The RNA shown here (Glycine riboswitch aptamer) has 96 nucleotides and comes from a Caulobacteraceae bacterium. It matches the Rfam family "Glycine riboswitch aptamer". Gene Ontology term of the family: glycine biosynthetic process. Rfam's curators write: This family represents the bacterial glycine riboswitch. Of the family's consensus pairs, 91% are formed in the model. The coordinates come from a structure-prediction model, not an experiment, and the mean pLDDT is 77. Taxonomically the source falls in Caulobacteraceae (Bacteria, Pseudomonadati, Alphaproteobacteria, Caulobacterales).
Formats: sequence, structure tokens, C1' cells
RNA sequence: GCGGCUCUCGCGGGAGAGGCCGGGCCUUGCGACGGGCUCGGCGCCGAAGGCGCAACCGCCCCGGAAACGCUCAGGCAAAAGGACCGCGAGGGCCAG
Repeated sequence: GCGGCUCUCGCGGGAGAGGCCGGGCCUUGCGACGGGCUCGGCGCCGAAGGCGCAACCGCCCCGGAAACGCUCAGGCAAAAGGACCGCGAGGGCCAG
């Protein structure tokens, strides 16, 4: 100096599903409209998280394990979030 694994941060990309119905509160205001929050309802999504089965793997008593499944949570205009992918920086571990 190069390589592999992993963690953190930054940047970029990143899907799906009602901008639904009703009540209440807040905001502006005389009011209406609009916007936000919250509660309830029905319908839906699946890529934060969580849970379950399992191919497979291991040190095989047991344990690890999906983008599969369930939808508790979360989400269903935008925003935010977002598994995962790419690039960059920093740290840890390992082997040559």
C1' cells in the first nucleotide's frame, strides 16, 4: 500500500396503498372556505421496527437465518420516513 467482513456519518437513488367518511380541538376570522392535530369507523399497503415458518448454516443440547408470511407498530397527496443499492469519509476485526 492492497483485500475481506462489520459499524457510524454524509450525499444520491428508492416502492406500495383512501389527498376516504364522521366527531372534537387549534389557527385565520363576524362567519364561510382553507390548513394542522386528535378520536372513532370502514377499506387498503408492506421496504423502519417487531413477530412467525423455513430453505440453508453452525460450536448441532440448542442457536443463527429472507425481499416468504402476519400486519402489533408504521404507512396510504406533498413533506417526513423508508428495506435495499451506489459513491465518499472515519472506526473496529480478520487473513495474506